The prediction has a mean pLDDT of 76. Bacterial RNase P class A from a Candidatus Zixiibacteriota bacterium, 366 nucleotides, folded computationally. It matches the Rfam family "Bacterial RNase P class A". It is annotated as a ribozyme. Of the family's consensus pairs, 96% are formed in the model. The source organism's lineage runs through Bacteria, Pseudomonadati and Candidatus Zixiibacteriota.
């Protein structure tokens, strides 16, 4: 210089005028949540976005046992409130290579699939070929699975005795799975020796095995006001809750009746405030850890709307682009993906101008 692989930053800043929502002080109005006026403060991301995952918080009165369903997870080890998330490490794969992917127990419980080719794909043969005999020279019959061909896959490889021809049939060196042992590892596994075998694949296919899970959600849930027609008819001893189902237990509300519960018809309300932002928070700093992270000290408080505020303008600096007479003037522009509705912590996804690290290969000069 090219081409690449990890990680990041940014997401325009200030100021003034004028417009909105909030919280606080001060005045003045009010029956009261309030209203007016004025002054400080402050007002939407790096993903807010999907609703994938786990919590916090809220109800199911309190608490349960059994049993069976359903659901997640799947190498080891930490990390965190938890997590299917983060780190590191083994093992397998892909790249020369930085580096990245893995739905990573178990095919020796069982049950299923391997299409199509091909002889044969779970009781594995024999299409070509080779070898022996026989022959009416057309072929029959026996033996072979080294060569060939089919295919993702086809009796573990090589090289050698032996053989008619050939074959773990026999040797010598391997390879693979699997069973004890040794030595390093917290471990997964790696190594090395040793026995024992060698037709497979698939569980992202049912299945099996280990370990985890109460259900619904803020439209969760609660408090305050205010209308209505103390409406009308059927059934009614029994009904509900703990629970995804069932049994055991228990427990609330009701039992002779205008009842507790169930249904039908009608008729009022649909409005106000709390949950709502001080958090597993967020800036810096020190020190442990390879790291995720944790500890300690300091500083800080940054929407809370409720048909939904958080915005126009104009100036000035910066970035970026274009042009010029190039110490520098002069114009345009803010270009993406996008917009809070309990609250975090992860994951996925989409992204413009512009920018900084580290590391990898190829060239080329020195």
């Nucleotide at each position: 210089a090219a081409a690449g692989c990890a990680g990041g930053a940014g997401g325009a800043a200030c100021a003034g005028u004028c417009g909105c929502g909030c919280u606080u002080u001060a005045a003045a109005u009010g029956a009261a949540u309030a209203u007016u006026u004025a002054a400080a403060g402050u007002g939407a991301g790096g993903a807010a976005a999907g609703u994938c995952c786990g919590a916090g918080c809220u109800c199911c009165c309190c608490a349960g046992a059994a049993u069976c369903g359903a659901g997640g997870c799947g190498c080891c080890c930490g990390g965190u409130a938890a997590c299917a998330c983060c780190g590191g490490g083994g093992c397998g794969g892909a790249g020369u290579g930085a580096u990245c992917c893995g739905a990573c127990g178990g095919a020796c419980a069982g049950u299923g699939c391997c299409a199509c080719a091909g002889a044969a794909a779970c009781u594995a043969u024999a299409c070509c070929g080779c070898c022996c005999g026989c022959u009416u020279u057309g072929g029959c019959g026996g033996g072979u699975a080294a060569g060939g061909g089919u295919g993702a896959a086809a009796u573990c490889g090589u090289g050698g005795u032996g053989u008619a021809a050939g074959a773990g049939a026999c040797c010598a060196c391997g390879g693979c799975u699997g069973g004890c042992g040794a030595c390093a590892g917290u471990a997964a596994u790696g190594c090395c020796g040793u026995c024992a075998g060698c037709g497979g694949g698939u569980a992202a296919a049912c299945c099996c095995c280990g370990c985890c899970u109460g259900g619904a959600g803020c439209a969760a849930g609660g408090u305050c006001a205010a209308a209505u027609a103390g409406g009308g008819g059927a059934a009614g001893a029994g009904g509900g809750g703990c629970u995804g189902a069932u049994u055991c237990g228990u427990c609330c509300c009701g039992u002779u009746a205008u009842u507790a519960u169930u249904c039908c018809c009608g008729g009022g309300u649909g409005g106000a405030c709390c949950g709502c932002u001080g958090g597993a928070g967020c800036c810096g700093g020190u020190g442990g850890g390879u790291a995720a992270u944790c500890a300690c000290c300091g500083g800080u408080c940054g929407a809370g709307a409720u048909a939904a505020a958080u915005g126009a303008c104009u100036g000035u600096u910066g970035g970026u682009c274009g042009c010029c007479u190039u110490c520098g003037g002069c114009g345009a522009u803010g270009c993406a993906c996008a917009g809070a509705a309990c609250u975090c912590g992860g994951c996925u996804u989409a992204u413009a101008a512009u920018u900084c690290u580290g590391c990898u290969u190829u060239c080329a000069a020195u």